[in-house]
Context: one part of a larger RNA
RNA sequence: UUGGGCGUAAAGCGUGCGCAGGCGGCUUAUUAAGUUAAAGGUAAAAGCCCGAAGCUCAACUUCGGUUCUGCCUUUAAUACUGAUAAGCUAGAGGCUGGGAGAGGCAAGCGGAAUUGCCGGUGUAGGGGUAAAAUCCGUUAAUAUCGGCAGGAACACCAAAUGCGAAGGCAGCUUGCUAGAACAGUUCUGACGCUGUCGCACGAAAGCGUGGGGAGCGAAGAGGAUUAGAUACCCUCGUAGUCCACGCCGUAAACGAUGGGCACUAGACAUUGGAAGUAUCGACCCUUUCAGUGUCGUUCUACUUAAGCUAACGCGUUAAGUGCCCCGCCUGGGGAGUACGGCCGCAAGGCUAAAACUC
Numbered sequence: 001u002u003g004g005g006c007g008u009a010a011a012g013c014g015u016g017c018g019c020a021g022g023c024g025g026c027u028u029a030u031u032a033a034g035u036u037a038a039a040g041g042u043a044a045a046a047g048c049c050c051g052a053a054g055c056u057c058a059a060c061u062u063c064g065g066u067u068c069u070g071c072c073u074u075u076a077a078u079a080c081u082g083a084u085a086a087g088c089u090a091g092a093g094g095c096u097g098g099g100a101g102a103g104g105c106a107a108g109c110g111g112a113a114u115u116g117c118c119g120g121u122g123u124a125g126g127g128g129u130a131a132a133a134u135c136c137g138u139u140a141a142u143a144u145c146g147g148c149a150g151g152a153a154c155a156c157c158a159a160a161u162g163c164g165a166a167g168g169c170a171g172c173u174u175g176c177u178a179g180a181a182c183a184g185u186u187c188u189g190a191c192g193c194u195g196u197c198g199c200a201c202g203a204a205a206g207c208g209u210g211g212g213g214a215g216c217g218a219a220g221a222g223g224a225u226u227a228g229a230u231a232c233c234c235u236c237g238u239a240g241u242c243c244a245c246g247c248c249g250u251a252a253a254c255g256a257u258g259g260g261c262a263c264u265a266g267a268c269a270u271u272g273g274a275a276g277u278a279u280c281g282a283c284c285c286u287u288u289c290a291g292u293g294u295c296g297u298u299c300u301a302c303u304u305a306a307g308c309u310a311a312c313g314c315g316u317u318a319a320g321u322g323c324c325c326c327g328c329c330u331g332g333g334g335a336g337u338a339c340g341g342c343c344g345c346a347a348g349g350c351u352a353a354a355a356c357u358c
Stems, first nucleotide, its partner, number of pairs: 004329003007312002012326001014201004021194003025088007033081002035077009049065006091191001092188003095184003103177007110154001115149007125136002162169002206247006215241002220236004258325006266295011307314002331358003340351004
């Protein structure tokens, strides 16, 4: 390889876009490449296998035969797959309409708070801890009132909420911009799904250049604790955290669950849209489409049905039932390491063994 798997045992690429490839809706006609059937040819002999015979047996030798089927040619069949042509609208996309949203980018604005500085009031403490001390304070601190400066983050609203492919996104306003849902049934007419390689995006930390620096705070210093204390606690505090541009490309990048389509009881909650009923109007209520969640505890009769699962659990948001495509796994350690290659300024990343050992 065949096979079996990938929520937690090894195993879903962090996420998207997408070339090739693989797979692909309904109808009609043609074709006959795949497919199916029949006939013919060929696939040397030896060997293997089966049956017999000959050397005293066997090995060995001789004779006969089957099997596996492959390839080629011809004829025929046309359901399915393919090809060609024509058409369709249920997939997909466009258009129109009114709504929802912390989706993205940029600019401007706002208040609370911390800190610093200036001024007033005021006087001996403040701060910190389990308790202390380092520390700050008579050169007037802490407290309190007023003013100024600067940086960062946006209380309440706030929610099991919403949006985004993921990372992620939250003060307010404006501009630019992307996507999704619903309704109309107006247009195109299979234009689709997946996607090795590739390209793009990608938290935090980190790196380069230049700014910025309030608070917090790796490193560092000091005070405690302790047998020690390179820690936990306290007082300080540099990088960093912030901005612009350029790198890095990793995470328990998690739902530890790849994407698409179809099918398979429900109940409740909630977000957005539409319709109906009702109403002066709205709410409520009913139905429907698209999302986001829950179905737990105790007693007893009740695990959300079926199904799946080793169990836990999953259960129309599937881990159920099927199909298509991709990625990945194959005992533990050695090791996500060495070597090589590619990428990177570096840190390092990606790809990725073996000896040996249990």
Molecule: small-subunit ribosomal RNA, central domain
Organism: uncultured bacterium